[in-house]
RNA sequence: GGAGUCGGCCGGGCGAUCGCGUCAUCCUUCGGGAUGCCGAGGAAAGUCCGGGCUCCACAGGGCAGGGUGCCAGGUAACGCCUGGGCGGCGCGAGCCGACGGAAAGUGCAACAGAGAACAGACCGCCGAUGGCCACCGAACGGGGCACAGGCAAGGGUGAAACGGUGCGGUAAGAGCGCACCGCCCGCGGGGCCAACGCCGCGGGGCACGGCAAACCCCACCCGGAGCAAGACCGAAUAGGGACCUCAUGACGUUGCCCGCGUCGGGUCCGGGUAGGUCGCUCGAGCGCGGCGGCGACGCCGCGCCUAGAGGAAUGAUCGUCCACGACAGAACCCGGCUUACAGGCCGGCUCCGCCA
Numbered sequence: 001g002g003a004g005u006c007g008g009c010c011g012g013g014c015g016a017u018c019g020c021g022u023c024a025u026c027c028u029u030c031g032g033g034a035u036g037c038c039g040a041g042g043a044a045a046g047u048c049c050g051g052g053c054u055c056c057a058c059a060g061g062g063c064a065g066g067g068u069g070c071c072a073g074g075u076a077a078c079g080c081c082u083g084g085g086c087g088g089c090g091c092g093a094g095c096c097g098a099c100g101g102a103a104a105g106u107g108c109a110a111c112a113g114a115g116a117a118c119a120g121a122c123c124g125c126c127g128a129u130g131g132c133c134a135c136c137g138a139a140c141g142g143g144g145c146a147c148a149g150g151c152a153a154g155g156g157u158g159a160a161a162c163g164g165u166g167c168g169g170u171a172a173g174a175g176c177g178c179a180c181c182g183c184c185c186g187c188g189g190g191g192c193c194a195a196c197g198c199c200g201c202g203g204g205g206c207a208c209g210g211c212a213a214a215c216c217c218c219a220c221c222c223g224g225a226g227c228a229a230g231a232c233c234g235a236a237u238a239g240g241g242a243c244c245u246c247a248u249g250a251c252g253u254u255g256c257c258c259g260c261g262u263c264g265g266g267u268c269c270g271g272g273u274a275g276g277u278c279g280c281u282c283g284a285g286c287g288c289g290g291c292g293g294c295g296a297c298g299c300c301g302c303g304c305c306u307a308g309a310g311g312a313a314u315g316a317u318c319g320u321c322c323a324c325g326a327c328a329g330a331a332c333c334c335g336g337c338u339u340a341c342a343g344g345c346c347g348g349c350u351c352c353g354c355c356a
Stems, first nucleotide, its partner, number of pairs: 001352010012321007020039002023036005041327001045338002048336005053226004065222005070084005085099001086097004100217002105215002107211002122155002124151003129148002131145003135142002163181006182206001183204007190196001230278004240269006249263005285304008322325001
């Protein structure tokens, strides 16, 4: 100097004028006005996970259903985060991974191919043994054929073909035998536990192919609805209940009696509606420092208050500067994930080239 990788941060600045909203104080002719403070985001978004809060349901256990899925830790919790393991990619920094179980059971594997799970012979190799020959030989024997049959080394198909390399062996071959590598099982060490399979020892010729984002099995977790949750105050009007009264009442019920029901007025009580108030923002909060931890994170100290509306505010214009300004807009709150994003700043690390 170039290329790359990981992490953190910013997201127009300054000034002036006008405007909008909550709150506080003051004024008011009660309509409102004045002054002051504050007034969107890293994603406020998608609503995909997890929790707080609220109401409803709920003894306990099981079934069904759903979710998660290497191990350990963090956390209020998680499908998130951190560290580690394994596998894949990259020269590397680093990145990616639904990454439990296929020696419980059931099932699936198109096309190609001889054969796709306790398989198989198309080309090929062999033909020792048995068979055939009108071949050679006096004989022992040799030669030929590829009929029976043997083989799975080489070729070929496929996403995948029942360990690999070499030597021996053989008619040709084959874990058939052996060495090394791989694999499986057991024990010990390592990994502060574990995942793992790094090291050592012993045993086994090798069994146990793939798919669980197929059913399934195993382990763990899971009640429902959501701030229009929900709580409080509460009219007018019309219903409801209790008591009193008109009343020795009227009407209805069977012609009569009893009983019952309905009808006027008054007092009290209760529920709901309109409307109002709360929930509402001080919180698993933010900043700085210290300590513990590899880290996520935790603990302690000091400091700070940072939208809270309810038809819903947070905007516009001008001047100036620059690198000319992206995606986007709160509605109960918080932790994550994912997606969108012009441009810019800072730091760690890696690789390549050059100079000394």